[in-house]
RNA sequence: GACCCUAUCGUCUAACGGUUAGGACAUCGCCCUCUCAAGGCGGUAACACGGGUUCAAAUCCCGUUAGGGUCGCCA
Numbered sequence: 001g002a003c004c005c006u007a008u009c010g011u012c013u014a015a016c017g018g019u020u021a022g023g024a025c026a027u028c029g030c031c032c033u034c035u036c037a038a039g040g041c042g043g044u045a046a047c048a049c050g051g052g053u054u055c056a057a058a059u060c061c062c063g064u065u066a067g068g069g070u071c072g073c074c075a
Stems, first nucleotide, its partner, number of pairs: 001071007010025004018055001027043005048064005
């Protein structure tokens, strides 16, 4: 340098182009308990960035950034 793959709450992980972006763990509050743990209920929290297509984009296309892989180049 060429090509390919990946990027979503703090972490992990879902989501036919039409969801209020879901779940688990964590965290916060309440309940329960003599206390703690466990358990129950509830809250907060995310689509890497910029364009494009579309009535509608996390999802499709292009570019950028970051990470990974294969090949190549120099030495």